[in-house]
């Protein structure tokens, strides 16, 4: 020293992205009331109008252009004059202040040194001087070029301008001497001798001396200057240690280069410059290139080490349009100077010229963007000047701009009717909210109005004193005292006073993180978004409101930097499996390094000196009212020198030691290496014999070999490759690797025992060797095997997998490659840190004949496990533990080990190695679960065993489709399709077409109306409905005073009603599946960092997580079972409408009667079965298996009964029910028509396809159930019939529905589309029902179709089951029922078993699936957009390099032309000096060939991204051929 969010279904972990902070010269939205102090082109070092930014000195000169002032005047004008001064000649300054960041990777800057290698104008301080001559040029006047700038020639002239001379204490030079310090080169200090250089004067004042004489000159003083020294100051220049960006995909670079001598040049030392000599000179501690970039005090950030930046303010560099060059200066290669070149711009008379805002305003561009063309020299401060003062865009104020920081205010108390109003709402209410109103009160800032500053004190003028020079009592000067005089800001700050709550709030945000919730809109649109994400109809995440939350004259965004990041980890990470150990060695350099003792003193350590600039930051204390902000003191500056001191530890040195290392002797043990030789089995070839029809191959099989004799067998011969047993987590090697024998030659390793050497070690960037397999050369070989090939085969396809065949290759010599899942995914090397058990070498010891066997030590190689480590798996003396050293390497996935450049390869490639673009993850490890074409238990009519069906025909139903006005709608695998539908001719109805209707067909309210109002009647019409008629009749509540009232009912109206409209992915209820399967949980404990586990797992045992033992578990729930009801025996109870054994009566006959309570039965209660007995298995269990009794035996059948929980499963159309939607309509009513339409499909059925049958005829036997708008009896009666008539009994054990039927007996059919089968289809009835046209059933007669037992497939049943046969029932007027729902009658086969197919449980296992395999996911192609590479060229930039030209200009020759001064000489030349010429250098410029780089580019090539595409299925489960890595 704070952290959070995102990877998973969860989890811990690795890791990357992202937020929260703090800053800013900023911007840009949106908003804005005052101050104070700051700051203000980051771009285009792009180009600039304009004005201003550096001059001053008349006390240096000469003189007067213009003004003033005096004078003259012919009024033009002249003239004098200094309180004035343009322009010149001179002098100082102009090198400072100021700008601005291009350029520089450098002694440019920091920081400390160094100069014995140096300069320094003005200042100061000390010493000396200041003497004498001389000639010119400006200005000024004349003439002359020129559009201009600007310029020639000619004439005057002064100087503090220029020049000679003298003189020299001292400086300078060259020989000499002595002192003293020295870094051994020299420095300083006295000293002789010789040479050679200086100078300028101006102003006041005075006349003590000299002259001439108002007063001045000389002269004298004052002051300002000059000249030569010597010092200080200040400032500069060199030099040198160290320090501070990036790329090695930039590794050599260098010829003035290195160094010498020897000159030249400079203030000065040096290759700076030049001859000449040597061959040096920098580089991995990174030379050379190349990108970037002023440096620094400081800044911001951060705990701090760091990071990251260099505005504002300070220091220093560097530049001044771009490039070169000098030139004068103390000082420059000079921002407002010269000169030359080039771009640009303006002028021009076209002939030639000007200019250079990166001073201060200011304009245009350029940009997201950055001020007035102000005021003023009052104040600091600079030049000049004696001074006054004059300059001054430095400065100091003022404008502008929320750009920043700082402080202030927009009110303050009191006020519930909780006010209107919003906004919400469960309609009660909540909320904006004491918030307004209202009433009391202050008076900041802003606004009038009055007062009004510090910032000024120096200078200077006047006047007094007073010093000191002085010849002076002048002047000047010094210093004092008093008075006068000077402010841009600015009438500003501040005071006072005056009205007035009156003029002053926005901005963000509200899903998490992050602080703050609700409505409406809108519907993957609009749109939002820093990350994760919001949006598909109820959105806290979009846009609006209303509330809330933070901030406030500001608020958000955006960018930028640090922080949070321990996410480069010096502090302070890491490499087994999340990114990471080079494939191995051998070894340079470098890094470490073993014991004792001496020396030093470089590291280290303690102290002290100097320096570490002001400002900043901190402290302290003060000044503007606080603050900001400013003054003043302190501390800090963690750095560097230099001194002095300590020596434990390192280093350097020395001498020793013997434990690291390492030599020797001996001793076995190995598949260590390299060579040569030799064996033997095996294949395959070749000859020969047997001997015949196949053989080979496969899942099956073909290809293929074989009657030209194969396979098979014997025997002979041939050649190539590899060497079974032995063989073992055994051995050897550094690693790749290494396996028959034998020889020979050499590596290392171990083990024993004395001796020797004296740290000779350890690692190891580079570097150099080794280094499987496949490749590659070039020559051999070549049996088997066997890439590519070729053929069969499988397959939808199969360029695979399987077969038959086969070529490079495998082999062998040389020589490349140079790689790998070269993996123990673990680098090397040293100590240290419990054990237990194997093995393999060797030693010791004990034993023994011996082999073994047992102890122990040393080396190797396993296995288990303590501490300890780990995210965990794991590891663990053969570390992944503790530590020390030294090297390799990692920094989020992808793009990529890929591209460019480079190297190395004969190639193939191979080392080395990015980046744009993209994603928010990409991993590792372990937890649950799901899933496997994984294993293992096990169940189940799952298969199998076995009946009997579908699937073919014909019908019926129900779906799909297709029609249709409409053919409503829902259900859709299993689990929709004879389901909703237990009843669609109208109704239903929900559809469709027409007709109507609008408070409605149906609820409740209110208002208003009128007295009717409803039946009833008539017109209309299809019906609804619409119009009308009626007090004659009939109905209509309450009070009743006969009149009223408004209930019910019309009518108009308003609230509203109604929707089977949507949404079953908003939702209750209900249902269905898994699955009646046997599991699913929980408390508590325990174990794991966690998710989780345990428990419930294991062993036995069941139908069952039934149960029993074990046991870190130990109890519970909710499932299983049990209660429950049906039924199978029995009993008790009860006896009518059922029974009817015995008794009596009766009939043709019946329980028909009377009567019994026995039996059947009824229906209410009980019994009874529990593995309880008995035997054997078994753990002494729980149970299982077999017996007895028993009606039933091992849940006895059968039902009801369905756990957590899955399918967003069904259903909004039973029903509720939120949202939405419609409102003369999507509500209603009304008639018709439609839900039944039909070319094909598909599920369910039914009846068949026939003799175990079908027909006729007798004849026997149930059970359940329903029955009053019902069942309905009888051979009553009519019909062939269906069915009518009629109506007896029955609210039912009474009576009827009701004849069961299969069966039995009896005859006929005789295998046939039939006496099978009944469609269809005619024709005739019958019955409901308003109505049978669309569309009922049922009857008769007549027609008699398909169909002969059903392809692949597939469904149902384990017993009273299937199969068969009939009976009832709901719905219902009738009916499309054959459908469901229940009765009962008759009644079987099978099941060895669990290998397979479907589904379930439980345990293990693997996983990239978690929407969980109908999961995941790769790759090509197609389209579309992005970046990139690669390319024939093309178009810039940039640094060199050769040549060639060659400005200006320095220097060098030269100088015939030109020169006053000084100097010889005297005639003019000579000296000497310049112009021109010239000659080295040299900028820009051309020409060339290359090198780096950048931008473009047809076309190409791979990547990345993208909702659907297209072929395939490589990987994830043994992913259906385990994957994988090299390679061809």
């Nucleotide at each position: 020293u704070a952290g959070a969010g995102u990877u998973u279904g969860a989890u811990c972990c690795u890791g990357g992205c992202u937020c929260a902070g703090a800053a800013c010269g900023a911007a840009c939205g949106c908003u804005g009331g005052c101050g104070g102090c700051g700051u203000g082109c980051c771009u285009a070092a792009g180009a600039c109008a304009u004005g201003c930014a550096a001059g001053u000195c008349g006390u240096g000169c000469g003189g007067a252009a213009a003004g003033g002032c005096u004078c003259c005047u012919u009024c033009g004008g002249g003239a004098g004059u200094a309180c004035u001064c343009g322009a010149g000649c001179g002098g100082c300054g102009c090198a400072c202040g100021g700008g601005u960041g291009a350029g520089u990777a450098a002694c440019a800057c920091g920081u400390g040194g160094g100069u014995a290698a140096u300069c320094u104008a003005c200042c100061u301080a000390c010493g000396g001087g200041u003497c004498u001559g001389g000639g010119a040029c400006a200005a000024c006047c004349c003439c002359g070029g020129g559009a201009a700038a600007c310029u020639g020639g000619g004439g005057c002239u002064a100087a503090u301008a220029c020049c000679g001379g003298a003189u020299g204490a001292g400086a300078c030079c060259a020989c000499g001497a002595g002192g003293u310090c020295c870094u051994c080169g020299g420095g300083c200090c006295u000293u002789g001798c010789g040479g050679a250089a200086a100078a300028a004067g101006g102003u006041g004042g005075c006349c003590u001396c000299u002259c001439c004489u108002u007063g001045g000159a000389a002269g004298c003083u004052a002051u300002c200057g000059c000249c030569c020294g010597c010092a200080g100051a200040u400032g500069a220049g060199c030099c040198c240690g160290c320090g501070a960006c990036c790329c090695a995909u930039u590794a050599g670079c260098u010829u003035g280069u290195u160094g010498g001598c020897g000159g030249g040049g400079u203030a000065a030392c040096g290759g700076c410059c030049c001859a000449c000599c040597a061959a040096g000179g920098c580089u991995a501690c990174g030379a050379u290139g190349g990108g970037u970039a002023g440096c620094u005090g400081g800044u911001c950030u951060g705990a701090g080490a760091g990071g990251a930046u260099g505005a504002u303010c300070a220091g220093c560099c560097a530049c001044a349009c771009u490039g070169g060059a000098a030139c004068u200066g103390a000082g420059a290669c000079a921002c407002g100077g010269u000169c030359c070149a080039g771009a640009c711009u303006c002028c021009u008379a076209c002939g030639g010229g000007a200019g250079g805002c990166a001073g201060c305003a200011g304009u245009c561009g350029g940009g997201a963007a950055u001020u007035u063309u102000g005021g003023g020299c009052a104040a600091u401060g600079g030049g000049c000047g004696a001074a006054a003062g004059c300059c001054u865009g430095a400065c100091c104020c003022a404008g502008c701009a929320a750009c920043g920081c700082c402080g202030c205010g927009u009110g303050a108390g009191g006020g519930a009717u909780g006010a209107a109003g919003g906004c919400c709402u469960u309609c009660g209410g909540g909320u904006c909210g004491u918030a307004a109103a209202c009433c009391u009160c202050u008076g900041u800032c802003g606004g009038g109005a009055g007062g009004g500053a510090c910032g000024a004190a120096a200078g200077g003028c006047c006047g007094g004193c007073g010093g000191a020079a002085u010849a002076a009592u002048a002047a000047g000067u010094c210093g004092u005292c008093g008075g006068c005089u000077u402010g841009a800001c600015g009438g500003u700050a501040c005071c006072u006073u005056c009205a007035a709550a009156g003029g002053a709030a926005g901005c963000g945000c509200c899903g998490g993180c992050u602080a703050a919730c609700u409505c409406c809109g809108u519907g993957c649109c609009a749109g939002c978004a820093g990350c994760c994400g919001c949006g598909g109809u109820a959105a806290u995440a979009c846009g609006g409101a209303g509330g809330g939350c933070g901030c406030a004259a500001g608020c958000g965004u955006u960018g930028u930097u640090c922080g949070g990041a321990a996410u480069u980890a010096c502090u302070g990470g890491g490499c087994g499996u999340a990114a990471a150990g080079c494939g191995c060695g051998u070894g340079u350099a470098g890094g470490c390094g073993g014991c004792c003792a001496g020396g030093u003193a470089a590291g280290u350590c303690g102290g002290g000196u100097g320096u570490g600039a002001a400002a900043g930051c901190c402290c302290g204390g003060g000044g503007c009212c606080c603050a900001a902000c400013c003054c003043c003191g302190g501390a800090a500056u963690u750095g560097c020198a230099c001194c002095c001191g300590a020596u434990a530890c390192u280093g350097c040195u020395u001498g020793g030691c013997u434990g690291g290392a390492g030599u020797c002797c001996c001793g076995g043990a190995g598949a260590g290496g390299a060579u040569g030789g030799c064996g033997g089995a095996a294949u395959u070839c070749c000859c020969g014999g047997u001997g015949u029809a196949g053989a080979g191959g496969u899942g099956a099989a073909a290809u293929u070999c074989g009657u030209a004799g194969a396979u098979a067998u014997c025997g002979g011969a041939a050649g190539g490759a590899a060497c079974a047993c032995c063989u073992g987590u055994g051995g050897c090697g550094a690693a790749g690797g290494c396996g028959g024998c034998c020889a020979c030659c050499u590596g290392g390793a171990c083990a024993a025992c004395a001796a020797c050497u004296g740290a000779c070690g350890c690692u190891g960037a580079g570097a150099c060797g080794c280094g499987a397999a496949a490749g590659c050369g070039u020559g051999g070989g070549g049996a088997g095997c066997a890439a590519a090939c070729a053929g069969g085969a499988u397959u939808a396809g199969a360029u695979a997998c399987c077969c038959u065949g086969g070529u490079a290759g495998u082999c062998c010599a040389c020589g490349c490659c140079g790689u790998a899942a070269a993996c123990g995914u673990u680098g090397a090397g040293u100590g240290c840190u419990a054990g237990a058990c194997g093995u393999c070498g060797g030693g010791g010891g004990u034993a023994u004949u011996g082999a073994c066997c047992c102890c122990u030590c040393c080396g190797g190689u396993g296995u288990c496990g303590a501490a300890g480590c780990u995210a965990a798996c794991g590891c663990a003396u053969u570390a992944a533990g503790c530590a020390c050293c030294c090297c390799g390497c990692c920094u989020g996935g992808g793009g990529a080990g890929u591209a460019c450049g480079g190297u190395c390869g004969c190639a193939a490639g191979g080392c080395u190695a990015a980046a744009a673009c993209u994603c928010a993850a990409a991993g590792g490890a372990a937890u649950u679960g799901a899933c496997g074409g994984g294993g293992g238990c096990u169940c189940a009519c799952a298969c199998a065993a076995g009946c009997g069906g579908u699937g073919g025909a014909g019908c019926a139903u129900g779906u799909g489709g297709a029609u249709u006005a409409a053919u409503u709608c829902g259900a859709a695998g299993c689990a929709a399709c004879g389901c909703g539908a237990a009843g669609a001719a109208c109704c239903u109805u929900a559809c469709c077409u027409g007709g109507g209707u609008u408070u409605g067909a149906c609820a409740u309210g209110c208002u208003a109306g009128g007295a009717u109002g409803c039946a009833c009647c008539c017109g209309u019409g299809a019906a609804a409905g619409c119009g009308g008629g009626c007090u004659a009749u009939g109905c209509u509540g309450c009070c009743u005073u006969u009149g009223g009232u408004g209930a019910a009912a019309c009518u108009a109206g308003c609230a509203c009603a109604g929707g089977u409209g949507c949404u079953g992915c908003a939702u209750g209820g209900c249902u269905g599946u898994c699955g009646u399967c046997a599991g699913c949980u929980c408390g508590u404990g325990c174990u794991g960092u966690g998710a989780a586990g345990u428990g419930u797992c294991g062993g036995g045992u069941u139908a069952a997580g039934u149960c029993c033992c074990u046991u870190a578990a130990c109890g519970a729930g909710c499932g299983a079972a049990a209660c429950c009801c049906c039924u199978a025996u029995c009993g008790u109870u009860a006896g009518u409408u059922g029974c009817c054994a015995g008794c009596g009566c009766g009939u043709a006959a019946u329980g028909g009667c009377g009567g019994g309570g026995a039996c059947u039965c009824u229906a209410a209660c009980g019994a009874g079965a529990c593995u309880g007995c008995c035997g054997g298995c078994g753990u002494c269990a729980a149970g299982c298996c077999g017996g007895a009794g028993g009606a039933a035996g091992g849940u006895g059948g059968g039902g009801a009964c369905g756990a957590c929980g899955u399918c967003a499963a069904g259903u909004c159309a039973u029903c509720a029910u939120g949202g939405c939607c419609c409102u003369u309509a999507u509500g209603u009513c009304c008639a018709g028509g439609g839900c039944u339409g039909c070319a094909a499909a598909c599920a369910u059925g039914c009846u068949a396809c026939a003799a175990u049958g079908g027909c006729c005829g007798g004849u026997a036997c149930a059970g359940a159930g329903g029955g009053c708008u019902g069942c309905g009896a009888g051979a009553a009666c009519c019909g062939c019939g269906a069915g009518g008539u009629g109506g007896a009994g029955c609210a039912a054990a009474u009576c009827g529905c009701a004849g069961a039927a299969a069966g039995c007996c009896g005859g006929c059919c005789c295998c046939a589309g039939u006496u099978c089968g009944g469609a269809u289809u005619g024709a005739a009835g019958u019955c409901u029902g308003c109505a049978a046209c669309u569309c009922g059933a049922c009857u008769u007669c007549a027609u008699g179709a398909a169909g002969u037992c059903g392809g692949a497939g597939u469904c149902g049943c384990u017993a009273g089951u299937a199969a068969u046969c009939c009976c009832g029932g709901a719905u219902c007027a009738g009916c499309a029922a054959c459908g469901c729902c229940g009765g009962g009658g008759u009644g079987a086969a099978u099941a060895c078993g669990u290998u397979c197919c479907c589904g379930g449980g439980c345990c293990u296992u693997g996983u990239a699936c978690a929407c969980a395999c109908c999961g995941c996911c790769c790759g090509u192609c197609a389209c579309a957009c992005c970046a990139c590479g690669a390319a024939a060229g093309u178009g810039g930039g940039u640094a060199a390099c050769a040549c060639c030209c060659g400005a200006a200009g320095c220097c060098a020759g030269u100088g015939g032309c030109c020169c006053a001064a000084c100097c010889c000489u005297u005639g003019u030349g000579g000296a000497g000096g310049g112009a021109g010429c010239c000659g080295u250098c040299g900028a820009a410029g051309g020409u060339g060939g290359g090198g780096c780089u950048c931008g473009c580019g047809a076309u190409u090539g791979g990547g990345g991204u993208g909702a659907a595409g297209u072929c395939g299925u490589a990987a994830c489960a043994a992913g259906g051929u385990a994957a994988c890595c090299g390679u061809a």

Predicted 3D model of a 1528-nucleotide RNA (small-subunit ribosomal RNA) from an uncultured prokaryote. The RNAcentral record of the sequence draws on ENA. Its mean pLDDT, the model's own confidence on a scale to 100, is 86.